This is a predicted structure of a 72-nucleotide RNA (transfer RNA) from Firmicutes bacterium ADurb.Bin182.

RNA sequence: UGGGGCGUCGCCAAGCGGUAAGGCACGGGACUUUGACUCCCGCAUUCGUAGGUUCAAAUCCUGCCGCCCCAG
Numbered sequence: 001u002g003g004g005g006c007g008u009c010g011c012c013a014a015g016c017g018g019u020a021a022g023g024c025a026c027g028g029g030a031c032u033u034u035g036a037c038u039c040c041c042g043c044a045u046u047c048g049u050a051g052g053u054u055c056a057a058a059u060c061c062u063g064c065c066g067c068c069c070c071a072g
Stems, first nucleotide, its partner, number of pairs: 001071007010024003018055001026042005048064005
């Protein structure tokens, strides 16, 4: 420098055009003498970033940024 892949909550991870599942962690509560276990509730107006397409974008398109792989 060229080609390909990936970037979603603190961490892992689903979603693949109709407006963000689940697990762990964390916060509140129930239970308990206390703790653990168990149970209930809460937790991403937003998906790397900036634009574009669309009635509607995490999802499609483009640039840029970061990480990984391949080639030189």
The organism belongs to Bacillota, within Bacteria. The coordinates come from a structure-prediction model, not an experiment, and the mean pLDDT is 80. It matches the Rfam family "tRNA". By type it is a transfer RNA.